[in-house]
RNA sequence: UGGAGUGGGCGCAUGAUCGCUACCCGUUAUCGGGGUAGAGGAAAGUCCGAACUCCAUAGGGCAGGGUGGUUCGUAACACGAACUGGGGGUAACCCUAAGGAAAGUGCCACAGAAAAAAUACCGCCCCGCUUAGGCGGGGUAAGGGUGAAAUGGCGAGGUAAGAGCUCACCGCUUCCAUGGUGACAUGGAAGGCAUGGUAAACCCCACCCGGAGCAAGACCAAAUAGGGAGACAUCCGAGGGCUGCCCGUCCGACGUCUCCGGGUAGGUCGCUAGAGGUGUCGGGUGACCGGCAUCCCAGAUAAAUGAUCAUGGUCCCGCUUCGGCGGGAUACAGAAUUCGGCUUAUAGCCCACUCCUUUUU
Repeated sequence: UGGAGUGGGCGCAUGAUCGCUACCCGUUAUCGGGGUAGAGGAAAGUCCGAACUCCAUAGGGCAGGGUGGUUCGUAACACGAACUGGGGGUAACCCUAAGGAAAGUGCCACAGAAAAAAUACCGCCCCGCUUAGGCGGGGUAAGGGUGAAAUGGCGAGGUAAGAGCUCACCGCUUCCAUGGUGACAUGGAAGGCAUGGUAAACCCCACCCGGAGCAAGACCAAAUAGGGAGACAUCCGAGGGCUGCCCGUCCGACGUCUCCGGGUAGGUCGCUAGAGGUGUCGGGUGACCGGCAUCCCAGAUAAAUGAUCAUGGUCCCGCUUCGGCGGGAUACAGAAUUCGGCUUAUAGCCCACUCCUUUUU
């Protein structure tokens, strides 16, 4: 100087006028008034996990579903942090669906001799016959071909030619030592030298999981037809509830359930003080945890949180006497029970650290 990597932040500002909603004060007790606050980093997706509510008094099994390296964090998680294995990159860093293929089943098109206890097309060597050519038998898988992948790799020795046939190195398996909480790493010794891949195919193994959801649910008021029909039944349990099934358990007697018909759909609560925010100190590599102090930051209900004007900020374009002037634009997008994540969208700007590279000293 140029390029790259990781993390974090802002995302228009201020003022005036008018308007809307909630709460509080105050006034009139008919109306006026004042103060405070008022849509996000994703509010989106509805993909995970919970809080909370009801089933409900709350168990077991099967089915079903989820996760899948180790350790930690968290209310919990399929999330986050750190580390290990593998892959990519010169590197900073990034990705990872990362248990088991000898429990079983399935699949690997085409090509190829052969795609898994798979196989000899070309070739190489030996013997016999025939003889320019070639045929038959035996051995072979080092060389070549096909393919995404073909009986561990490379080198030497050996052999009729070859092959872990033998040896050294690498790789693989087992055992031991050291380090680590652990996954695992390093080193040493011994050994057979290998019947592939795929589980993001079914499956096996380990661990985890009740269901439904604020339109949950609770209360008040009102209205109608305290309507009609049917079945079963009297604690020896009909019927119903507990996601699907079973066990079990609970409710249940002028009782329970099923069907038809009618009325209401109004109001209040749930509804925002929290696994809360901010600052600071301490612990920890970190995610995060603890102490102290301080603050209250929307609660609407057909759905408020806005409109206008002015001045600036940032970006783009044109001009420039380099002082500036003029014009245009200003992202993605809007709460509806709440919270922790993940994913997706985003004009533009700012900060910090790290890697590679050019030049100079």
Description:
Model confidence (mean pLDDT): 77 of 100. This is a predicted structure of a 361-nucleotide RNA (Bacterial RNase P class A) from an uncultured Desulfobulbaceae bacterium. It matches the Rfam family "Bacterial RNase P class A". From the family's description: Ribonuclease P (RNase P) is a ubiquitous endoribonuclease, found in archaea, bacteria and eukarya as well as chloroplasts and mitochondria. Its family is annotated with tRNA processing, ribonuclease P activity and dimeric ribonuclease P complex in the Gene Ontology. The sequence was found by an Rfam model in a public genome assembly. The model forms 97% of the base pairs in the Rfam consensus.